c-di-GMP-I riboswitch aptamer from Paenibacillus tianmuensis, 90 nucleotides, folded computationally.
[in-house]
RNA sequence: AACCGACAAAGGCAAACCUAACGAAAGUUGGGGACGCAAAGCUAAAGGGCCUUCCUUAGUGUCUAACUAAGAUGGCAGCCAGUUACCGAA
Numbered sequence: 001a002a003c004c005g006a007c008a009a010a011g012g013c014a015a016a017c018c019u020a021a022c023g024a025a026a027g028u029u030g031g032g033g034a035c036g037c038a039a040a041g042c043u044a045a046a047g048g049g050c051c052u053u054c055c056u057u058a059g060u061g062u063c064u065a066a067c068u069a070a071g072a073u074g075g076c077a078g079c080c081a082g083u084u085a086c087c088g089a090a
Stems, first nucleotide, its partner, number of pairs: 004088002012037002017032006035078001041083003047080002049076003055071006
C1' cells in the first nucleotide's frame, strides 16, 4: 500500500411504521422510531436495472368526463455499478 473485516476501540447512518410540509405520482425533507448497514458517505450527466406519468402520443368512449397502452423531461445510490474515506485483530 492492496485485499480483507474482530461480539476490538472511537464514532456514524437509519428500514417498516407514526407525524408535519412539498409533489400529479413515484418520491423527497423535518421530527419520532430501529429492520438492518463496514461505505446504508457521495455520484442518477459513465452505464445497466427498478418505480412513477402532471404532460405528450395512440386507442376505447356515453366524445372538453372517464378508462387503456406507450413514452422521462420526474425519481430510487438501503439493486448492480463508479468514486472517495475512518479503524486495524486474524
The sequence was found by an Rfam model in a public genome assembly.